[in-house]
RNA sequence: CUGUGCUAGACGGGGAGCUAGCAGUGCCCUUUACCCGCAAUCCGCUACAGCGGGGUUGAAUUCCUCUCCCAGGCGUGACCUGUGCGCCUCUAUGCUUGCAGGGCGGUAUCGAAAGCUGGGUCCCUCGCGACGGAGGGCUGUGAACCCCGCCAGGGCGGAAGCAGCAACGGUAAGCAGAACCCUCUGAGUGCCGAGGGAGCGCCUGGCUGGAGCCGUCCACGGGCACAUGCUCAUAGGUUACCGUCGAAGAGAGGUGCACGG
Numbered sequence: 001c002u003g004u005g006c007u008a009g010a011c012g013g014g015g016a017g018c019u020a021g022c023a024g025u026g027c028c029c030u031u032u033a034c035c036c037g038c039a040a041u042c043c044g045c046u047a048c049a050g051c052g053g054g055g056u057u058g059a060a061u062u063c064c065u066c067u068c069c070c071a072g073g074c075g076u077g078a079c080c081u082g083u084g085c086g087c088c089u090c091u092a093u094g095c096u097u098g099c100a101g102g103g104c105g106g107u108a109u110c111g112a113a114a115g116c117u118g119g120g121u122c123c124c125u126c127g128c129g130a131c132g133g134a135g136g137g138c139u140g141u142g143a144a145c146c147c148c149g150c151c152a153g154g155g156c157g158g159a160a161g162c163a164g165c166a167a168c169g170g171u172a173a174g175c176a177g178a179a180c181c182c183u184c185u186g187a188g189u190g191c192c193g194a195g196g197g198a199g200c201g202c203c204u205g206g207c208u209g210g211a212g213c214c215g216u217c218c219a220c221g222g223g224c225a226c227a228u229g230c231u232c233a234u235a236g237g238u239u240a241c242c243g244u245c246g247a248a249g250a251g252a253g254g255u256g257c258a259c260g261g
Stems, first nucleotide, its partner, number of pairs: 001261006009057003012030004020046003024042001034054005063254006072245004076240009086230002091227001093225006101218007114208008122197006128190002131186007138177004147170003155162002
């Protein structure tokens, strides 16, 4: 130097998390990278760090170490979005109130503000009336007999007279009725009356008074509410620097045994 066989090793790796630590199942990333069993109330190990069984490859571009590069992950910060409790400090918005201010309009010596006073509106009670309902009065009708009066005819009687049907008149129960009168009762009752009460506001009358008053907009101040505003929390997304880990890739270096030629 070379041929044959074997062994160490390899047959994915990484991140976060779990763990005293390692590593696996599970989650995520990456260019898919043996098979079976165990395993998140975790299974198995002990810094040489998954365990058990089987298969392939095998000292090399395939194993080991270092460096570079970089997908990606994690931590911190900033920004954005959604949601929730809270808040009114900033920025607004709405409502309300005050004011001696400014603008516009209206009103006022046919009398402003302000003050005093009366009445109505409101509540209660008592009355009056209209309306609704019921009953009665009133009018009409209304009993062949078991309602009344009067009783023709006829009946009874010697006579006087008696009982008495129909008709007629009047009435009871009942039936009907526009208007009128009386009683009771009701309520979405009335430019009604009397008495008592309430009294912020609204309407109106009188007296005092002697020049303003009212509405609206703006400005200023106070109060209340609210979010598009603010604090905090939470979920997601984007991004910057730094730190940390880091697959694949690139480069450099290192590394057995036996036999034969």